Model confidence (mean pLDDT): 81 of 100.
Predicted 3D model of a 1456-nucleotide RNA (small-subunit ribosomal RNA) from an uncultured bacterium.
The sequence is in RNAcentral, with records from ENA, Greengenes and SILVA.
RNA sequence: CCUGGCUCAGGAUGAACGCUAGCGGCAGGCUUAACACAUGCAAGUCGAGGGGCAGCAUUUCUGCUUGCAGAAGAUGGCGACCGGCGCACGGGUGCGUAACGCGUAUGAAACCUACCUAUUACUUGGGGAUAGCCUUUAGAAAUGAAGAUUAAUACCCAAUGGUGAUGUUGACUGGCAUCGGUUGAUAUUUAAAGAUUACGGUAAUAGAUGGUCAUGCGUCUUAUUAGCUAGAUGGUAAGGUAACGGCUUACCAUGGCAACGAUAAGUAGGGGUCCUGAGAGGGAGAUCCCCCACACUGGUACUGAGACACGGACCAGACUCCUACGGGAGGCAGCAGUGAGGAAUAUUGGUCAAUGGAGGCAACUCUGAACCAGCCAUGCCGCGUGAAGGAUGAAGGUUCUAUGGAUUGUAAACUUCUUUUAUACAGGAAGAAACGUGAUUACGUGUAAUCAUUUGACGGUAUUGUAUGAAUAAGCACCGGCUAACUCCGUGCCAGCAGCCGCGGUAAUACGGAGGGUGCAAGCGUUACCCGGAAUCAUUGGGUUUAAAGGGUUCGUAGGCGGGCUAAUAAGUCAGAGGUGAAAUCCAGCAGCUUAACUGUUGAACUGCCUUUGAUACUGUUAGUCUUGAGUUGUAUUGAAGUAGUUAGAAUGUGUAGUGUAGCGGUGAAAUGCAUAGAUAUUACACAGAAUACCAAUUGCGAAGGCAGAUUACUAAGUACAUACUGACGCUGAUGAACGAAAGCGUGGGGAGCGAACGGGAUUAGAUACCCCGGUAGUCCACGCCGUAAACGAUGGACACUAGUUGUUGGAAAUUUCAGUGACUAAGCGAAAGUGAUAAGUGUCCCACCUGGGGAGUACGGUCGCAAGAUUGAAACUCAAAGGAAUUGACGGGGGCCCGCACAAGCGGUGGAGCAUGUGGUUUAAUUCGAUGAUACGCGAGGAACCUUACCAGGGCUUAAAUGUAGAGUGACAGGCUGAGAGAUCGGUUUUUCUUCGGACACUUUACAAGGUGCUGCAUGGUUGUCGUCAGCUCGUGCCGUGAGGUGUCAGGUUAAGUCCUAUAACGAGCGCAACCCCUAUCUUUAGUUGCUAACAUUAAGUUGAGGACUCUAGAGAGACUGCCGGUGCAAACCGUGAGGAAGGUGGGGAUGACGUCAAAUCAUCACGGCCCUUACGUCCUGGGCUACACACGUGCUACAAUGGUAAUGACAGAGGGCAGCUACUUGGCGACAAGAUGCGAAUCUCCAAACAUUAUCACAGUUCGGAUUGGAGUCUGCAACUCGACUCCAUGAAGCUGGAAUCGCUAGUAAUCGCAUAUCAGCCAUGAUGCGGUGAAUACGUUCCCGGGCCUUGUACACACCGCCCGUCAAGCCAUGGAAGCUGGGAGUGCCUGAAGUCCGUCACCGCGAGGAGCGGCCUAGGGUAAAACUGGUAACUAGGGCUAAGUCGUAACA
Repeated sequence: CCUGGCUCAGGAUGAACGCUAGCGGCAGGCUUAACACAUGCAAGUCGAGGGGCAGCAUUUCUGCUUGCAGAAGAUGGCGACCGGCGCACGGGUGCGUAACGCGUAUGAAACCUACCUAUUACUUGGGGAUAGCCUUUAGAAAUGAAGAUUAAUACCCAAUGGUGAUGUUGACUGGCAUCGGUUGAUAUUUAAAGAUUACGGUAAUAGAUGGUCAUGCGUCUUAUUAGCUAGAUGGUAAGGUAACGGCUUACCAUGGCAACGAUAAGUAGGGGUCCUGAGAGGGAGAUCCCCCACACUGGUACUGAGACACGGACCAGACUCCUACGGGAGGCAGCAGUGAGGAAUAUUGGUCAAUGGAGGCAACUCUGAACCAGCCAUGCCGCGUGAAGGAUGAAGGUUCUAUGGAUUGUAAACUUCUUUUAUACAGGAAGAAACGUGAUUACGUGUAAUCAUUUGACGGUAUUGUAUGAAUAAGCACCGGCUAACUCCGUGCCAGCAGCCGCGGUAAUACGGAGGGUGCAAGCGUUACCCGGAAUCAUUGGGUUUAAAGGGUUCGUAGGCGGGCUAAUAAGUCAGAGGUGAAAUCCAGCAGCUUAACUGUUGAACUGCCUUUGAUACUGUUAGUCUUGAGUUGUAUUGAAGUAGUUAGAAUGUGUAGUGUAGCGGUGAAAUGCAUAGAUAUUACACAGAAUACCAAUUGCGAAGGCAGAUUACUAAGUACAUACUGACGCUGAUGAACGAAAGCGUGGGGAGCGAACGGGAUUAGAUACCCCGGUAGUCCACGCCGUAAACGAUGGACACUAGUUGUUGGAAAUUUCAGUGACUAAGCGAAAGUGAUAAGUGUCCCACCUGGGGAGUACGGUCGCAAGAUUGAAACUCAAAGGAAUUGACGGGGGCCCGCACAAGCGGUGGAGCAUGUGGUUUAAUUCGAUGAUACGCGAGGAACCUUACCAGGGCUUAAAUGUAGAGUGACAGGCUGAGAGAUCGGUUUUUCUUCGGACACUUUACAAGGUGCUGCAUGGUUGUCGUCAGCUCGUGCCGUGAGGUGUCAGGUUAAGUCCUAUAACGAGCGCAACCCCUAUCUUUAGUUGCUAACAUUAAGUUGAGGACUCUAGAGAGACUGCCGGUGCAAACCGUGAGGAAGGUGGGGAUGACGUCAAAUCAUCACGGCCCUUACGUCCUGGGCUACACACGUGCUACAAUGGUAAUGACAGAGGGCAGCUACUUGGCGACAAGAUGCGAAUCUCCAAACAUUAUCACAGUUCGGAUUGGAGUCUGCAACUCGACUCCAUGAAGCUGGAAUCGCUAGUAAUCGCAUAUCAGCCAUGAUGCGGUGAAUACGUUCCCGGGCCUUGUACACACCGCCCGUCAAGCCAUGGAAGCUGGGAGUGCCUGAAGUCCGUCACCGCGAGGAGCGGCCUAGGGUAAAACUGGUAACUAGGGCUAAGUCGUAACA
């Protein structure tokens, strides 16, 4: 950079929960248990149909105790009853249903329709019952039973018949088939009811309304559901229905559906619409409207115009209730309400005033429909909680860099103003139009109009006015990024947060609190769910070389797609018109509520379906034709193409025979193994199996797998050219078929070599491996399976087009061209790498496949297989990543080049001894602290006896040490002497200030400021180490790349060097390198004191005069630059015993240390943030400790000796130091040193040399080496040398005879060796450190190797960067899943048995005049029982793998 998932910001909700809450309007309110329901209400009405009169009212009458009783259907009316209409509407719910259920569009010439409208006609005469009422009677009740009697708009009979229906038959006529219409004849058949009027009834036709049926299209998921179906598909006939139809029955035929998904399983009411979205889509189906289905569960019919009927009936079942136990009753998924369930959803309200419905002539009655009110911030909309001024920028809070600021904040106070809302009082609607009643008018026995009158649940509500007064009214979430908004305190991987990333381990803008801020606001957040973002299933609009993804290959079925021309057609397509697309919704305009939400009205729209007319370019269909696609033929030719056979030589092995003798073989090195019974080696012959050197290649052939000695036969394929022929015959290809490496399996052969398993030998910590010696299956052949591979070009097939260069194979040939096979590159493409006519480019067609990682190519199921296994192929759970390409680093037991005392070549050491010193460890009251690979360990410390000192023990002090400021006091404070004490300290005693009188000094006291070597070097500054004095590290502009980044800085040379040169998309520049600086080496010049002394004079002596020549000193200069010469080279540069020169190629040394690395070191040098202690973690004192000592390590010193020791004598430095000092010189002491004394604050005086030289001695030894240790005696410093100083003398005389593995330094004035000085310091544990000079070497062939570094390149799964990353078993915990003997559920179906109610059919000797009924029988069926299978859940001993977990165990498989 890309791929790819996860997550968030938006909108929405019938929501719920948390915190909070002033008001109003408009909406909405059981999403769960179609769970169970107490109580009330939700469907009645008509007396103008009827018999009547229980109750109420009125009237009349009677009795009388004058307010009671009785009587009268007489009146208003009316319970129950007969009858009519209604109850099939309205209201509820979403169980079932994947269906003509719904939507849409058609059809019914295959149908019905009460009430309503229009038209026509009729409305005659009779009859018998029955409820009620009355009497009796059964029962607890519900409910009946019997008798008598009665009416109707109830029921029955007859007449009239137009019309109608049905049957037979005739004529005319229409139509797409069945058929329809008109008109005759004939047969059969059906009416009525009343009433005063309005009204009602009957028949018929038509309309309207409502319904019914049929059909096209659309309508969820699963193929791990592939076959389903016997009334099943069709026909004939009959039955049935309003009507068509297997709707039902009989007979006949054997059909019908299905990969364009039948059947099965799961889920689900459908639509208008709603949410989201740019749209296409995705999701949903609350409220409102339409349709369907249901009414406790299942079945059934009755009545009726309409039901198989929510508030009807019968039966069965479950449940509940009543009961006198005999029997009965019930169905809120109507409105309220209750319980239950649940995160969760309201009142047992008012009214029929309006709208609508039923009945009625009407008044009217009924109406939980409806209209209203109540509850709920559940949603949408609106309003308010005040407005203006007001700086001392108040107080308080918070905070900072804290004498002061910042912020809260014009915020408050304060002044002025307003009054929406709330409160109080007062007024007060619209919604009302009607019907009815009365009147008038018009026509006229009834309608219409006008006027008057009447009716409001809501409601004293909306609304208006007046009054008072800022009065009555703000919260919630968030503030690390996404994402608007920051600080303090607390906490300290705890408590906690978290949508994702993640935050929290002592300085948390992320937890909790606070202050402040941000957002929204009567709400704000959280949770759940949906769409969006997600082009993350991609039709619009994705991909498949390497990220997930091309099937192993070919053939080929269905399907999809398909060359040129002509004609026809009009299915797709396009255009016009018509119908429909309900209303509501959405959108636009206008209007009404003060606005808005909301509502009304008008329009547009509803992208759809159907019909019709037209167009004909394209696609389709039909017909014809063509040759360029495809194919056939001929000629030439190619190849490791295939199958079967024949055959050849080399090698290997074995056998036999010969020669020959001790080993062979094998490896990093060995051993096992073979061999004296003769191997290996060698010669000859024979045999066996397998594979085919050279040719050979970047080659060729094949569909792929694959194919290699030679040759024969058969077969297939490709290419070029040519002509003729066929005439689109083509491409792709789901399912399917064939082929298909190796391994493996089966049967039978074969078996030389090789060689899983296995055995042995090695290696190793182990080595079930790599290596070696053997060796079985197998490898080979025939036949049959398997069907997979990194079956790869990780790239499906076909066609067309799009720049070039250059190899090679085959063919033809005149330049050149065709077909393959390669390389490089253009444009383009691509995330890039790359690809690039053999595309991964541009297009077309078809197939296959992908959708985060893991779980998992696993489980279950199916198919295939002898098995191994293959194929198809999930989920739970878990993570926030997994992945690709490229970049920069780092790393590699990768590569190349180069450098360094890195190795090598040398010299000397360390490691062994003794001692010194530091560290670890141990010990201790304490052994203070720090430093710990290189880069700690003679380091901080350049100097611990006290002090230092920080540690320990003990004893003290608490403003106490120092300093400052201010105030006050004292001059008897301090000091001396002295007592106690370990001392600090506490006592006693003694003496006493100075003064210019301003004060100074000292002390005491008060106040304010303390102190801490306590913690954090992982909060820091500063300083330092290391890589490394290595040659690197970067920038500006340009250029390249999507980008990280690259280029420059690489390449070729060269250098000590990124030093320089050349080349160059780079050109320049910076920090580093080098140079500039200091010392040193030569010379010149200036200047000569304390230095020097050639000449002169002088002396013991440069001592003195004198001199500046020399040395020296210290200022200024010169000099070296590859400048010159020669060679090589383009140049840079290199080379040379070059010249010259004191010095030659950075002359030697020093200082100087790039960007950075190591959270390197230091809070104990110092400084500093934060934290901690404050009668102590501060401070004082004494003593002790830092010096301990079984041990281990580092760094040194001295040695082990003759290149030496000892003794004597004699020389030669440099650089530094010195007054509380260095000290000459003299004296004393063996000596350390002491006592005197002199010079010098130093080129003047002094500290002041050793190795070396000369001479003598020692003769190889634990010594005349070595000096530890110990004893004794001293010196010096110091208040004090016990712990614990140095030095001197005498005596003692240890280890040690050159040091294992290993390891360090050094390349020239260097190593080695010799001494000297200084800092610190009273003294010194200094053998240390820092400097100085004296003497003064050896070696470097070279870069293979070790270590470190630089540059380039390569790989990478690393990036806290190999001290990285990371795999698997085992052990422990948790989680989900599979298998599993079994156990236990569920729904759907099948067979058999039984079978209620009920329709239908049959029968009928009983009832009835009859119609008809009871009874009996039959078919079917709900339900019940039973049986065997299938499907799908739950659970389970045991078991299997998986995932996630803390720092477990064992190894180290992968990444170099």